[in-house]
């Protein structure tokens, strides 16, 4: 010294699940004369698509949070602890992003024949 362990920091790297639902309100306004109404020159109101906020409902775990209360694994049984396992509190629920975790790069710490 490499290796290996852990931790941090980077990356146009990989990365899964559930509403492209209703409903309500805003902007936008389609149209071979759009439709509907007036005091008909003209004017008023209404409409899809999208886009944005928002409630209620329903969903889904792999950031975080909590819980070992059953069941499963793990720590060789117990106990007692964790877990990708339970719950959904927060967070998600067209792509995007972000996302445990991997994967690659690099510092440091440790361990070291």
């Nucleotide at each position: 010294a490499a290796u290996c362990a852990g931790u941090c920091u980077g990356c146009a790297c990989g990365g899964a699940g559930a509403g492209g639902g209703u409903c309500c309100g805003g902007c936008c306004g389609c149209g071979c004369u759009g439709a509907g109404u007036c005091u008909c020159a003209g004017g008023c109101u209404c409409c899809a698509c999208g886009c944005c906020g928002g409630a209620a409902c329903g969903c889904c775990g792999a950031a975080g949070g909590c819980g070992c209360a059953a069941a499963u694994u793990c720590c060789g049984c117990c106990c007692g602890g964790a877990a990708a396992c339970g719950c959904u509190c927060a967070g998600g629920c067209a792509c995007a992003c972000g996302a445990a975790c991997g994967g690659c790069a690099g510092g440091c710490u440790g361990c070291g024949a």
Annotation: Predicted 3D model of a 113-nucleotide RNA (Glycine riboswitch aptamer) from a Pseudomonadota bacterium. The model forms 85% of the base pairs in the Rfam consensus. The source organism's lineage runs through Bacteria, Pseudomonadati and Pseudomonadota. It matches the Rfam family "Glycine riboswitch aptamer". Rfam describes the family as follows. This family represents the bacterial glycine riboswitch. Its family is annotated with glycine biosynthetic process in the Gene Ontology.